[in-house]
The RNA shown here (c-di-GMP-I riboswitch aptamer) has 94 nucleotides and comes from a Thermodesulfovibrionales bacterium. It was read from a public genome assembly, where an Rfam model found it.

RNA sequence: UUUCCGAAAAGGUAAACCCUGGGUAACCAGGGGGCACAAAACCACGGAUGCUUAAGGAGCAGCAAUGCUCCUUAAGCAUAGCCGGGUUGCCGAA
Numbered sequence: 001u002u003u004c005c006g007a008a009a010a011g012g013u014a015a016a017c018c019c020u021g022g023g024u025a026a027c028c029a030g031g032g033g034g035c036a037c038a039a040a041a042c043c044a045c046g047g048a049u050g051c052u053u054a055a056g057g058a059g060c061a062g063c064a065a066u067g068c069u070c071c072u073u074a075a076g077c078a079u080a081g082c083c084g085g086g087u088u089g090c091c092g093a094a
Stems, first nucleotide, its partner, number of pairs: 005092002012037002017032006035081001041087003045084003048079014
């Protein structure tokens, strides 16, 4: 010095929840908060999950119109603190 690794110190991020705002929603931004995190920094490329819309199918309710739930497909979104992958990066005990 590099790769692995993760003790210490400094500094950093910020889950749930609450308030305000944005969005049909998933969710996001700001403030409070602090569960955790060595990439919990950045990128939706692969998978996964979630949401919305449309089409098709099944079930339930209803006289009907229709409504609700579930499944499949497609499109568009969301999550980088779901996993993988890519890019960058602080410190230095064992």